[in-house]
Context: one part of a larger RNA
This record gives sequence, structure tokens and C1' cells, in this order.
RNA sequence: GGCGUAUGGGGAAUGCCUAGGCUCUCAAAGGCGAAGAAGGACGUGACAAGCUGCGAUAAGCUUCGGGGACCAGCACAUAUGGGUCGAUCCGAAGAUUUCCGAAUGGGGAAACCCACUAGUAUGAAGUACUAGUAUCCGAUAAGGAGGCGAACCUGCUGAACUGAAACAUCUAAGUAAGCAGAGGAAGAGAAAACAAUAGUGAUUUCCUAAGUAGUGGCGAGCGAACAGGAAAGAGCCCAAACCUAACUGGUUACGGCCAGUUAGGGGUUGUAGGACUGCAACAUCCGAUUAUAAUUGAAGAUAAACUACCUGGGAAGGUAGGCCAUAGAAGGUGAAAGCCCUGUCAUCGUAAGAUUAUAUGAGGUAGCAGUAUCCUGAGUAGGGCGGGACCAGAGAAAUCCCGUUUGAAUCUGCCGGUACCAUCCGGUAAGGCUAAAUACUCUUGAGAGACCGAUAGUGAACCAGUACCGUGAGGGAAAGGUGAAAAGUACCUUGAAUAAAGGGGUGAAAUAGAACCUGAAACCAUACGCUU
Repeated sequence: GGCGUAUGGGGAAUGCCUAGGCUCUCAAAGGCGAAGAAGGACGUGACAAGCUGCGAUAAGCUUCGGGGACCAGCACAUAUGGGUCGAUCCGAAGAUUUCCGAAUGGGGAAACCCACUAGUAUGAAGUACUAGUAUCCGAUAAGGAGGCGAACCUGCUGAACUGAAACAUCUAAGUAAGCAGAGGAAGAGAAAACAAUAGUGAUUUCCUAAGUAGUGGCGAGCGAACAGGAAAGAGCCCAAACCUAACUGGUUACGGCCAGUUAGGGGUUGUAGGACUGCAACAUCCGAUUAUAAUUGAAGAUAAACUACCUGGGAAGGUAGGCCAUAGAAGGUGAAAGCCCUGUCAUCGUAAGAUUAUAUGAGGUAGCAGUAUCCUGAGUAGGGCGGGACCAGAGAAAUCCCGUUUGAAUCUGCCGGUACCAUCCGGUAAGGCUAAAUACUCUUGAGAGACCGAUAGUGAACCAGUACCGUGAGGGAAAGGUGAAAAGUACCUUGAAUAAAGGGGUGAAAUAGAACCUGAAACCAUACGCUU
């Protein structure tokens, strides 16, 4: 020096654990904000740096309800207090709520500076306090808006990488991104729809039709609809004709007539309907609001049944004998508990609120016949040109939308049925509203997992969007485990020592001693053996 064995050091893998995550299900909620939000700054405790709570009434104040013995948050100590005259705690409703922030009196380098008006102290100045003083919409009114928020939704604007094995039409994609706006959903929606000689009957979503018909440098690709089956289901209101009233204007033979505006009635559709004229009738159904009752509804209440022996530090384990069960979900307790504790089953209670029922009844809701006249959405439909949307890339190109330029008809009307024409069929544009089925989850409650278990699972199990890095936008960690219980080693000794160690004590265990469960390997050391 090497190898081996043993014992240590070192190190933090592995095992076990879970306080945290991840993905869902069923419910709830789907907003907050000038009555000042979200988010912050600064304060606030006996001592108080941080977190949490709170706001000069500052780990809190008031009322009501619950609850019943301890309490003064995390935080395990001291001091001082509070509480059966009911505290702490839990629920509900209030009060207070500095300064910044949409920030709104003006300014500003956020949490600061400086004003004006009125009032009060106060008689004046000054000073202090209280209230008000932004902009926009609306009528100079009442009132409203503004900002924040995870996704979902509607609209406007709108890429590129990429694919086409290059690339230009095309694709990616009307995606990402930006902007505006709304709601708990949004949008769509009661046929100028589909269909095809048979019929359907608003919209939305799912399955299918179907990767079909199509489209396409007919390349890459893109890609319907009808019909069928499901979920859900709901239909309505204006404009106009006509009537009436008020006002204004015109005209008058002063009786009135005409026009306009506003308001009320009327009326709302394709088998055309309505006005109008005549007849008949006052029904039926829906239903806001208010009252009463019931149910539900916060904290919460009651809540069954086990002992002995053995092993052990410890019994919930083993043995023996019992018991409860509308409760054998789960968690905890010194190992593995239906019967020890919290709970669970079941039952009960309850403010605001909600739902239902009954009563009330604002308001809305109908028929028959006649067909002369009137009405039925105009710079609209349609055309030309240029774009866009549709499965459809301009094509034979219908349909829909926009810009521009033109520009009808009026029910004997008009539109559509994929150029166009005829027949036939379907519908009735140019006004509006509409629940449900559908999408999503920042958030709350209850639960689930052939999801993770600390290099995993969120970046974050721990005081994490922290420390730290960056001028900045931004980037972004590491870090869990003593023990059943602190019983966290009194006392002595060595030592310079508040280092460290040896005794001693606690404990089942201290090689569980806080650098603390287990404690692999690398690496280091000591002892012994073998060997060169």
C1' cells in the first nucleotide's frame, strides 16, 4: 500500500407519514364599486420585529340568537386582568372604518402638498375643526356613468411562425393578440323557413347523416345541409288604416271644415289579416301586488352499546365472555376501537330570507257575416361596380351582409324554392321582445379518485410570487417529520469557555438531544486479520 471483517464519522438516498396540491361530481353563488371597490400605505398589543385581525371606538364597539367554563390570535413565557350578574367562542344584523387608490376641490415623484365656499370656536385677522366643491350623460331636474374581477359570451380590428416537404392563390385562422360591451349566462328565436307532389312547423344543444354532397395551385387541405333520433319547449308586442281629446296653424258663409304635433283607444296577419258596415256577447283563461298559513332556512340541541385477563412503556392487539345498531362513514386517543372521545343514523330547533298554498285581482285575453273603399314597415327590395359571409377560392353562382352609384311594386301586390324562364309549391321582408335545454368556474358547501406523496404534487405542504437577480418589462428558488407526553437533561466534573466532552437524570428508546423518525452509497477514520 491492497483486500477483508468490525466499529464510527460523513451524507441524505430509501421506507413510512401528511399539514399541501391535482382532477372531477352534486348543489350554491355568479359579482364588487362615488353609501368610495379591488389592491395597498401607515397605524393598532402591558412588553410587539413578523404573520393574522382590526382602524384614532384600531387582536376591537353595540344589539339579538346560540353556547356553558374557561379566556386575553399564531405564540408553549412573565406581568396584569376578565368570566355562572354567563366571559372567550359561534351565527345574524348594525356602528366605527386614518391615508392612497376610479380617486372625484387643485396639484403630485401613490399613501403627500396647497386651496376655495358655508358653518362653529369667536367680535376681527390668523388658526383649527365639520360639511361641500372633478368630468361626462340627462333638461341647468330626478337620476345615472366612470374602476376592478378567473373563465365563459357578443361585436370591432386582426397577424406570423407553420403546412403545402420550396413558394405566390391557399393553409395556419377569422386562430393568437388588441379594443369595446353585456350577463349569470350571452348570442339566436316565433318563417318573405325547409321541403318536393309527401310533408314539417321559432330558436338553441347533442347523436346521426358524414369526412358524405361539394369546394380546392381539384395540391396541401377545407367541408355543409335535408331527413331521422334525443334534450328542452312558449309564445308575444308595436308601426299603419280608423276613432277621440288637447294644442298649434290655415280657412270660414262663424255652424264648421282642413292640416300638423302630442296623448289615449283600436290593431298585429298569409286558409291573408285588420280598419270599415251589420249581428251577437260581457264568457273563459292568464295574472302583477298585498295579506295569512305551511314548508324550508344561520349558529345549534338530543344522540345507543364493554368488561376482565395476557403481552407490552402504552391496548384499540391476543384470549374469554357480553352488548348496540335506521348509528359497522370518518377522524382521534401511548400499536390495530361499532360499544373511550369527537362524530355518525335518526329526530328536533331557528332570525332575516326563500318556496308553496289560500285569499286578493291592477292589467291582459274571444265570435259570426259582408268585401265597395282604406291600411299592412322606402332611399327599402332589386340592379351596376367593389369587397365580405356561406361547403362554395367568381365560377353557370343562387342566398345573406357592407361600401358606392342607381332605384321599384302596394294584395290583381311582393319574396323564395342554387344562373335564367314557365308551371307548381312555400312564405309575407324592409320594427321590436322572449324562459328552458347550452358554455364557463375567481368563489362557497358536501363529497369522490386503479391521482401525487416533499427532485413528486401548484412556482409555493414551511411567513412564496417570498429571498434573490434585472435600469425595466420580467425572471424566480431552496426549505416538511424529536417524543405518546417537553418529561427539551436538575446537579457534579474536565475545559479559557455561553464550545465540546465525561458522569448523572428523563424517557420504551437519547446511536429519539433539538445539526433531533428511518439513516443506503460515494468519501474519511480507527481496531483486528490476511497479504505484497
Molecule: large-subunit ribosomal RNA, domain I
Organism: Pseudomonadota bacterium